[in-house]
Context: one part of a larger RNA
RNA sequence: AUGAACGCGAGCGGCAGGCCUAAUACAUGCAAGCCGAACGGCAAGCUUGGUAGCAAUAUCGAGCCUAGAGUGGCGUAAGGGUGCGUAACACGUAUGCAAUCUACCCGCAACAGGAGGAUAGCUCCCCGAAAGGGGAAUUAAUACUCCAUAAGAUCAUUUGAGGGCAUCUGAAGAUGAUUAAACUACAAGGGGUUGCGGAUGAGCAUGCGUCUGAUUAGCUAGUUGGCGGGGUAACGGCCCACCAAGGCGAUGAUCAGUAGGGGAACUGAGAGGUUGAUCCCCCACACUGGCACUGAGAUACGGGCCAGACUCCCACGGGAGGCAGCAGUAGGGAAUAUUGGACAAUGGGUGAGAGCCUGAUCCAGCCAUGCCGCGUGCAGGAAGACGGCCUUCUGGGUUGUAAACUGCUUUUAUCUGGGGAUAAAAAGGCCUUGCGAGGCAAACUGAAGGUACCAGAUGAAUAAGCCACGGCUAACUACGUGCCAGCAGCCGCGGUAAUACGUAGGUGGCAAGCGUUGUCC
Numbered sequence: 001a002u003g004a005a006c007g008c009g010a011g012c013g014g015c016a017g018g019c020c021u022a023a024u025a026c027a028u029g030c031a032a033g034c035c036g037a038a039c040g041g042c043a044a045g046c047u048u049g050g051u052a053g054c055a056a057u058a059u060c061g062a063g064c065c066u067a068g069a070g071u072g073g074c075g076u077a078a079g080g081g082u083g084c085g086u087a088a089c090a091c092g093u094a095u096g097c098a099a100u101c102u103a104c105c106c107g108c109a110a111c112a113g114g115a116g117g118a119u120a121g122c123u124c125c126c127c128g129a130a131a132g133g134g135g136a137a138u139u140a141a142u143a144c145u146c147c148a149u150a151a152g153a154u155c156a157u158u159u160g161a162g163g164g165c166a167u168c169u170g171a172a173g174a175u176g177a178u179u180a181a182a183c184u185a186c187a188a189g190g191g192g193u194u195g196c197g198g199a200u201g202a203g204c205a206u207g208c209g210u211c212u213g214a215u216u217a218g219c220u221a222g223u224u225g226g227c228g229g230g231g232u233a234a235c236g237g238c239c240c241a242c243c244a245a246g247g248c249g250a251u252g253a254u255c256a257g258u259a260g261g262g263g264a265a266c267u268g269a270g271a272g273g274u275u276g277a278u279c280c281c282c283c284a285c286a287c288u289g290g291c292a293c294u295g296a297g298a299u300a301c302g303g304g305c306c307a308g309a310c311u312c313c314c315a316c317g318g319g320a321g322g323c324a325g326c327a328g329u330a331g332g333g334a335a336u337a338u339u340g341g342a343c344a345a346u347g348g349g350u351g352a353g354a355g356c357c358u359g360a361u362c363c364a365g366c367c368a369u370g371c372c373g374c375g376u377g378c379a380g381g382a383a384g385a386c387g388g389c390c391u392u393c394u395g396g397g398u399u400g401u402a403a404a405c406u407g408c409u410u411u412u413a414u415c416u417g418g419g420g421a422u423a424a425a426a427a428g429g430c431c432u433u434g435c436g437a438g439g440c441a442a443a444c445u446g447a448a449g450g451u452a453c454c455a456g457a458u459g460a461a462u463a464a465g466c467c468a469c470g471g472c473u474a475a476c477u478a479c480g481u482g483c484c485a486g487c488a489g490c491c492g493c494g495g496u497a498a499u500a501c502g503u504a505g506g507u508g509g510c511a512a513g514c515g516u517u518g519u520c521c
Stems, first nucleotide, its partner, number of pairs: 001519002004517005011374006017367002019332001024330003028327003033074003038071002045064008081285003091209007100202002105198007113147004123136005153178007162169002183190002211257003218248003223245004228240003260282004264275004287308005310321004338364001340363003346360001347358004377408004387399005413458006422448001429440004465510005470491003476505005486493002
């Protein structure tokens, strides 16, 4: 010093931290949705009209409102978790990409003409225990297809100033070919297509740094290089055919073991040593292994397929699942918390917006686990009381101003009352404006929480332990025990006067903690 644990003891607050073990298995709930201003459509409800009826009621419309399901769009690759694997361009640092991509966002330029066929849903039928599946008919779109228009986009041929370390790149041009769009309430906005640039994010390559073992000395066949292809956003044996025989290694290859890396943390005068919990950055993983699809982005924790192990359902034909998200359960363990509240704030997704969602986040609960702060009274008070302990015993010493007693205070506690900021909000509405932006009016919204805090009332009232006392090391006597019982970090104590064991009185140290154990310096 500690993510600690154990023993004894325990008043309060603030701020932090809290499965280090089984990346073991998981009941239950929640953790990723949003959009009707993209689309077909529509249950219930409310309002209302008609028809039949005496009425109850039945039935047919219209308007409002839109649930659930479906098509479509965006998101689900972020946020959150864990540290299995990994000794590696994984990470750190410094460069390069003339070898690259980038949805949403911003700036600039240009554009949006026409046509068509389906399909889910709905309806009907069928199969199945279920999960689910099949058929028929029919319908919409910002879903899909075709045509047109097209360039400073792409491709091919070609001229080529200039530039570069090489492969090369390339201003300015010429000719030809190819490729686009979607609409939408209240028409103001929103959205769409193409191109260039920016921003952000990502990919790749390289220098240097990065644990232990030689009781691991040789390793390697896509291996090392070339030519030509394939593939990729992109270079590349990344993959393939052919050709050559190379490549690495005592400056430690290969093999084995261990391990996520860094910013940092602890310690130390420093050099160094140790660590990688919390917080931030990067990486890897998501029951185990493999695979791709979609997409700007994944080889995708709460998507898919296959195989495996395990669990569950079953009508035995077949199906379902994945907490290393937040809580929680079992197990393991010396050991680690609530199946809590709220979207008020910050941030994210979506939407024109209102809003909706958000176990991210903000809060609360539990635990002295740590750090910090406060309190458990203060002043006076000698008959130096009683009691205890010691004693040289009619006495003395000590506990000890300690108590009693007197006066005072009220932090804290209990009760009563007041009580703000986090929102003078923002978004939204109206007005002005070419664009930045500015102005105006009235409101609504706080989980924490009637909490923090403030005032008053009451009354010393509600609050002290733990370890040690032979030396190291601050602090000593008595009794009991008698190499026994026991102590112990080291030296060592104990065999009849033990300051070392046990108890008591006293003393010392720290204090809501104290001591022990583990680990590091």
The part of an RNA shown here (small-subunit ribosomal RNA, 5' domain) has 521 nucleotides and comes from an uncultured bacterium. The coordinates come from a structure-prediction model, not an experiment, and the mean pLDDT is 80. It matches the Rfam family "Bacterial small subunit ribosomal RNA".